[in-house]
């Protein structure tokens, strides 16, 4: 120094829930709030799940805090 890995310190994010708001909905955004997170940062590329409509399929949408993949990335004990 790199990879694996995850002690400490500093910093960061923010589940459930509540309020407001947008959306048919899933859900998004803002404020409060912390269950957790080293990628809980970013990308819907593959799979999964969810929603709308449909007889059904096709279709459109949501979720990366479900998994995989890609890009970028703080610190440095064992």
């Nucleotide at each position: 120094u790199u990879a694996c890995c995850g002690a400490a310190a500093g910093g960061g994010c923010a589940a459930a829930c509540c309020u407001g708001u947008c959306g048919u909905a899933a859900g998004g955004c803002a404020g409060g709030g912390a269950c957790g997170c080293a990628a809980a940062a970013c990308c819907a590329u593959g799979g999964g799940u969810c929603c709308a409509a449909u007889u059904g399929u096709a279709u459109g949408g949501a979720u990366c805090g479900c998994c995989a993949g890609g890009u970028c990335g703080c610190c440095g004990a064992a």
c-di-GMP-I riboswitch aptamer from a Syntrophomonadaceae bacterium, 78 nucleotides, folded computationally. The model forms 100% of the base pairs in the Rfam consensus. The sequence was found by an Rfam model in a public genome assembly.